RNA sequence: UUCUUAUUUAGAGCAGGUGGAGGGACGAGCCCUAUGAUACCCGGCAACCGAUCCAUUAUGGACACGGUGCUAAUUCUUGCAGUCAGUAGACUGAGAGAUAAGAA
Numbered sequence: 001u002u003c004u005u006a007u008u009u010a011g012a013g014c015a016g017g018u019g020g021a022g023g024g025a026c027g028a029g030c031c032c033u034a035u036g037a038u039a040c041c042c043g044g045c046a047a048c049c050g051a052u053c054c055a056u057u058a059u060g061g062a063c064a065c066g067g068u069g070c071u072a073a074u075u076c077u078u079g080c081a082g083u084c085a086g087u088a089g090a091c092u093g094a095g096a097g098a099u100a101a102g103a104a
Stems, first nucleotide, its partner, number of pairs: 001104008013042001016041003022032003026079004043071003048067003052062004075096001080093005
């Protein structure tokens, strides 16, 4: 990097520290940001994989020790197709993205 499977409307600092201008994947929109973003550290959330413990037919539960992950807005909305309305818009599915585990 690609493929497969699963998840993707919950949760996490409402004045922590450093540091200084950009950021929200991409296009469009709409937002966040010097009342200081992004990032890093600390803190926190969750519980996908492993370990441990308890039951068990499959498997489920507990814990949070190890590996990740996450911590504005539904994955912020939408980008393709369909249904309803047939102006605005509402809904469903796919696609794309993200994360975990496995494989090449």
SAM riboswitch aptamer (S box leader) from Psychrobacillus sp. FJAT-21963, 104 nucleotides, folded computationally. The same sequence occurs in records of 2 taxa. The sequence is in RNAcentral, with records from Rfam and Ribocentre. It matches the Rfam family "SAM riboswitch aptamer (S box leader)". Gene Ontology term of the family: regulation of gene expression. The literature on the family includes a 1998 paper in Mol Microbiol by Grundy and Henkin, "The S box regulon: a new global transcription termination control system for methionine and cysteine biosynthesis genes in gram-positive bacteria". Model confidence (mean pLDDT): 83 of 100. Of the family's consensus pairs, 88% are formed in the model.